Description:
The prediction has a mean pLDDT of 85. Small-subunit ribosomal RNA, 5' domain from an activated sludge metagenome, 524 nucleotides, folded computationally. RNAcentral holds the full RNA, with entries from SILVA.

Context: one part of a larger RNA
């Protein structure tokens, strides 16, 4: 000189876009952050309102709301403790899985018993638990087929499914307007490719320390079993004695990699905030279970430290999600709107949930741009400051005189971010027996913005509301008086100050940057 998530001192107008606990992975009051589905399924209020013979019924509404069941809570959001390792980063690579998607093929017959919810009774201070008793499914569980798979393979074993909403009366049944019947449409089972995603393996690279030189018995390699979704000492049992090490093995220390950032002509050096890939944690340490995926931050069991309830018997918790609170700290913001878009989960949708995200708010933390007036104006006013006293300066600077009105400010107007969704009716198109119903497009009244008093344009008044910080001895741009008198104090070096200091303080004046400017730490 650049350069920072920076902090401090001074001083401080607006706007835009970025950033914003580097310390204690310390502890944590309160609120929110992961629901959803009534187009699986059985229950089912009530507030209010209408009617009444005053006993109740209708509506509300099959709605809230729990309960069985399904997906989804393995993503999204956090943080860097741990890890020097197949972690991660570039390339291979073969023994795996993979829900929901998409493509193509087949099936979807035909029994069953149960348990919540509730009803009845007990127990407890509470968290909650125990007993009998009824019931539904797309819950569960036989049995029938099997494209495909398995094995010791002409033969033999195992292994599926669930219905629901609508619509009709052309088949079928009948009680003649309904079904167990057609019919669409959504699902539901198998098994084959496919996307996605994830698991495993190899090779090379990837801080310091040799005042760390030897390490290793499941150690190495075999066979045999076993375990997994898969190869494999991943485990067990027998055999064999071997692996790795001066090209650093084992120890110890220090660390999350990268893409990237800074600096640099480069090679390099330093670094790994924010975004983005990949890892590892979720109060500490263990452990599975469910599941297509976890050994699972807002989930389960054990311990274990610490908080809190307690009737003392016995329960409750985990902000390294968002805000916020204490403590540590030089030091890091609202317990804010909103789901309108982007996006994610359920759902047929319609719609709900989403502290992911948009957004506003706090800060000069940074970066960029914009203002603090423009012209004129010499008696060179006054003041101040210097003086050789004649006068120089500050200084066209100010005052006056003439303008302009950015930004702020106060009134009006006003975009885009909005694609979508949809009611009736209609048109295309596919289904079908149909014109019905459904699905699909298409039009289509109406309708959805948190920001927001947007942004951006008009209009109004008045110069009105807006400059400060370092420095001036050399280096390094820019000086003189005055106080001090090795004192008080400066000081990046070199140095300065003991009576004329252009180096200390101060005043005038200048120089250098400017909403900054300057120290301080840190990087090339």
């Nucleotide at each position: 000189g650049a350069u920072u998530g920076a902090a401090c001192g001074c001083u401080g107008g607006c706007g835009g876009c970025a950033u914003g606990c580097u310390u204690a992975a310390c502890a944590c009051a309160u609120g929110c952050a992961a629901g959803u589905c009534g187009a699986a399924c059985g229950c089912g209020a009530a507030a209010g309102u209408c009617c009444u013979u005053c006993g109740g019924g209708g509506c509300g509404a099959g709605u809230a709301g729990a309960g069985u069941g399904g997906c989804g809570g393995a993503c999204g959001g956090g943080u860097g403790a741990g890890u020097a390792a197949c972690g991660c980063g570039u390339g291979g690579g073969a023994a795996u899985c993979u829900a929901c998607c998409c493509u193509a093929g087949a099936g979807c017959g035909g029994g069953g018993g149960a348990c919540a919810a509730c009803c009845c009774g007990g127990g407890g201070a509470a968290a909650c638990c125990c007993g009998g008793g009824c019931u539904a499914a797309u819950a569960c569980c036989g049995c029938a087929u099997a494209c495909g798979u398995c094995c010791u393979a002409c033969g033999g074993g195992a292994g599926a499914a669930a219905g629901a909403g609508g619509g009709c009366c052309u088949c079928u049944g009948c009680u003649u307007g309904c079904a167990c019947g057609c019919u669409c449409u959504c699902a539901c089972u198998c098994c084959a490719g496919g996307a996605u995603g994830a698991g495993c393996c190899c090779a090379c690279g990837u801080c310091c320390g040799a005042u760390u030189a030897g390490c290793u018995a499941g150690u190495u390699g075999g066979u045999a079993g076993g375990g997994u979704a898969a190869a494999g000492g991943c485990c067990u049992a027998c055999c064999a004695a071997g692996g790795c090490c001066a090209c650093g093995a084992u120890c110890g220390g220090u660390a999350g990699c990268u893409g990237g950032u800074c600096u640099g002509a480069g090679a390099g050096g330093a670094u790994g905030a924010u975004c983005a890939g990949c890892c590892a944690c979720a109060c500490u340490g263990g452990g599975a279970c469910u599941g297509a995926g976890a050994c699972a931050c807002g989930g389960c069991c054990c311990a274990g430290a610490c908080u809190c309830c307690u009737a003392c018997g016995g329960g409750a918790g985990g902000c390294a999600g968002c805000a916020g609170u204490g403590g540590g700290g030089a030091a890091u913001a609202u317990u804010g709107g909103a789901c309108a878009a982007u996006g994610g989960g359920c759902g047929c949708a319609a719609g709900c949930c989403u502290g992911a995200u948009c957004c506003a708010g706090c800060a000069a933390u940074g970066c960029c741009g914009c203002g603090u007036g423009u012209g004129u104006g010499a008696a060179g006013a006054a003041g101040g400051c210097c003086u050789g006293c004649g006068g120089g300066u500050u200084g066209u600077a100010a005052a006056g005189c003439a303008c302009u009105u950015u930004a702020a400010g106060c009134a009006g107007g006003g975009a885009g971010g909005a694609c979508g969704g949809g009611a009736a009716g209609c048109g295309g198109g596919g289904u079908u027996a149909a014109u019905a119903c459904c699905c699909u497009u298409g039009u289509g009244a109406c309708u959805u913005g948190a920001c927001g008093u947007u942004a951006c344009c008009u209009g109004c008044a008045g110069a009105a509301u807006a400059a400060g910080c370092a420095c001036c001895g050399g280096c390094u741009a820019a000086c003189u008086u005055c106080g001090u008198g090795c004192c008080a104090g400066c000081a990046g070096c070199c140095g300065c100050g003991g009576u004329a200091a252009u180096a200390c303080g101060a005043a005038g004046g200048g120089u250098g940057c400017a909403a900054g400017c300057g120290u301080u730490a840190a990087u090339c």